[in-house]
Context: one part of a larger RNA
RNA sequence: GAUUGAACGCUGGCGGCAGGCUUAACACAUGCAAGUCGAGCGGAGCGAGGGUGCUUGCACCUUAGCUUAGCGGCGGACGGGUGAGUAAUGCUUAGGAAUCUGCCUAUUAGUGGGGGACAACAUUCCGAAAGGGAUGCUAAUACCGCAUACGCCCUACGGGGGAAAGCAGGGGAUCUUCGGACCUUGCGCUAAUAGAUGAGCCUAAGUCGGAUUAGCUAGUUGGUGGGGUAAAGGCCUACCAAGGCGACGAUCUGUAGCGGGUCUGAGAGGAUGAUCCGCCACACUGGAACUGAGACACGGACCAGACUCCUACGGGAGGCAGCAGUGAGGAAUAUUGCGCAAUGGGCGAAAGCCUGAUCCAGCCAUGCCGCGUGCAGGAUGAAGGCCUUCGGGUUGUAAACUGCUUUUGUACGGAACGAAAAAGUCUUCUCUAAUAUAGGGGGCGAAUGACGGUACCGUAAGAAUAAGCACCGGCUAACUACGUGCCAGCAGCCGCGGUAAUACGUAGGGUGCGAGCGUUAAUC
Numbered sequence: 001g002a003u004u005g006a007a008c009g010c011u012g013g014c015g016g017c018a019g020g021c022u023u024a025a026c027a028c029a030u031g032c033a034a035g036u037c038g039a040g041c042g043g044a045g046c047g048a049g050g051g052u053g054c055u056u057g058c059a060c061c062u063u064a065g066c067u068u069a070g071c072g073g074c075g076g077a078c079g080g081g082u083g084a085g086u087a088a089u090g091c092u093u094a095g096g097a098a099u100c101u102g103c104c105u106a107u108u109a110g111u112g113g114g115g116g117a118c119a120a121c122a123u124u125c126c127g128a129a130a131g132g133g134a135u136g137c138u139a140a141u142a143c144c145g146c147a148u149a150c151g152c153c154c155u156a157c158g159g160g161g162g163a164a165a166g167c168a169g170g171g172g173a174u175c176u177u178c179g180g181a182c183c184u185u186g187c188g189c190u191a192a193u194a195g196a197u198g199a200g201c202c203u204a205a206g207u208c209g210g211a212u213u214a215g216c217u218a219g220u221u222g223g224u225g226g227g228g229u230a231a232a233g234g235c236c237u238a239c240c241a242a243g244g245c246g247a248c249g250a251u252c253u254g255u256a257g258c259g260g261g262u263c264u265g266a267g268a269g270g271a272u273g274a275u276c277c278g279c280c281a282c283a284c285u286g287g288a289a290c291u292g293a294g295a296c297a298c299g300g301a302c303c304a305g306a307c308u309c310c311u312a313c314g315g316g317a318g319g320c321a322g323c324a325g326u327g328a329g330g331a332a333u334a335u336u337g338c339g340c341a342a343u344g345g346g347c348g349a350a351a352g353c354c355u356g357a358u359c360c361a362g363c364c365a366u367g368c369c370g371c372g373u374g375c376a377g378g379a380u381g382a383a384g385g386c387c388u389u390c391g392g393g394u395u396g397u398a399a400a401c402u403g404c405u406u407u408u409g410u411a412c413g414g415a416a417c418g419a420a421a422a423a424g425u426c427u428u429c430u431c432u433a434a435u436a437u438a439g440g441g442g443g444c445g446a447a448u449g450a451c452g453g454u455a456c457c458g459u460a461a462g463a464a465u466a467a468g469c470a471c472c473g474g475c476u477a478a479c480u481a482c483g484u485g486c487c488a489g490c491a492g493c494c495g496c497g498g499u500a501a502u503a504c505g506u507a508g509g510g511u512g513c514g515a516g517c518g519u520u521a522a523u524c
Stems, first nucleotide, its partner, number of pairs: 001524004006520005013371006019364002021329001026327003030324003035074003040071002043068004049062005081282003090207007099199002104195008112146001114144002121136006152161003166187006174181002208254003215245003220242008257279004261272004284305004307318004335361001337360001339358001343357001344355004374404004384395004410460005418451001424444007468513005473494003479508005489496002
C1' cells in the first nucleotide's frame, strides 16, 4: 500500500447492488418447512334435484355434485442446513471394466382366465394416556396361482423357468339379464432391446506439520474351492504358501472437509476456502437393518445411551447442523414478516393442491458504487475570536447582503415492466367406422401481481431538511499562544515532559480523508 463475513470509539442525509453466529456439531418454548391422487378401491357424511307412498310434511327409493378417515399408487433418497468427523473408503485431474438405473425417449410383443385375504366398518375387551387385543363382514391398479412367451433367464444343449390391471372419454351396426358386452381413442400395466440421465466400483498422479514417531502388518500378502453383491475384489469363509509396506518417510501423532475460486503480488509465489457452483461427510450420541429403482434414510422404523417433558407410577413422548424465534457462549452477526404473481420441484388427465425451495419486504454505513448537504456576485477587508514587534496580521469572499437554482427531503396527483402460457374457441394434419375423444401445427382470445399505489413521471413552496473524524517533532502533508513542570500525560519506531514543550492538555490556525474517519485484529 492492498484486503476483510470483521469488531470497537466518535459521527451519521439519501439511493442502488451485495453480505450478515467466523464462538457452543451448546440446549431448545411456539408456529410453519412434504405432500398429492375420488379418472385405482370399498365405505361414511352432506346433499340441489327427480320419483313413489301419502297422514302435506314425514318415510322410502334414486342420482349429478361436494367432503374425506382407511386400503392402494407416486413422492417423502429431491429441494433446504451444517462442516463434527475424514490426511484418504475423501477431493482434483486423466483413464478403465466386472455393474444397476423409478420417472423420460425410441422400437418390438402382449394385456386371457381364476382364487383367497386384510384395513376401513360393526360388536366387544384392556389402558390415565400413548396405544393395543379378539370376533365377524368387504373392495381394488393391494396379494397369489393357472394359461400364453417374439425378445428374456438357466442349461449337462436333451431341456427347463418366468408376466400383466385396469381407469376415463366416445360410438354406427350386432347382442343384451338394460348393468353392459363389443369396437375405438387416450392414460396406464407386463416382458424385452437401445438411448438419455443418475449412481456404484477400480487404477495412476497430485493433496499440511512432526523422526524429540523407525520399524509396521496375521485376513496380514498371494493362490485354490465355496459363499456373497447390481457388480471386480480377502468383501467373507475353509485349506495351502509366506508373503506385503517402509528414509522416494511406512507406522504413530497433531491439525484439517476438498475443488472451481478468493485476497495479495509485476510475476514466481504466499495466505485462504464466508457468500455462489461441483463433490464428500453428517443429522441428539453409538449400532444394526427394513422398504424401495435409489437410503443403511435430517422433519421413517428398531435397539442401547445421555438429556428434556407427561404420568393415575403401571408406562409413555421428543430430537431446529430446515425458516423465523428463545436462552447460553461471545468483541460480534437480522423478522416468531408477505406471497405462491414469477422461476423451479412433488402429485394429478386436468382444474388444482402443497412448496420457510424461491420471489419479495423488514433490520444493520457490514462492504462496494452513485448522489447531496447549494450556485454566482459580494471589501468598510464589518463584528467577534486568535496572534502581535501594538504599526498590524490572520480567520476571510468566509459571513452579512443581492440575485439564481431545487438534486435529496416534504406535500399533492398520475402510474408500471416483470404475464403469457396452461384453460377456452376456430381451423388443419394424424389415429379412427366416426366431424367423439386424444395428440401435433396455426389463428383468435378472457382471467391471473406478493412486491405495491413501490419504481418512475408531473406539480408546488422554499436555501429551505443534511458534516464529521483523525492528525500537525522526524519518518509524514500540516504551527502558534496559554496551561502544566520527569507531574499529569503521549508513544507505530526514534523518542517527548525536570519553567518559555511546534511531541502532554486546551484554544486559534492548518493538513488529510469525507457519510464516514480513526483504532484494534488478521493476510499478502
Small-subunit ribosomal RNA, 5' domain from an uncultured bacterium, 524 nucleotides, folded computationally. The RNAcentral record of the full RNA draws on ENA.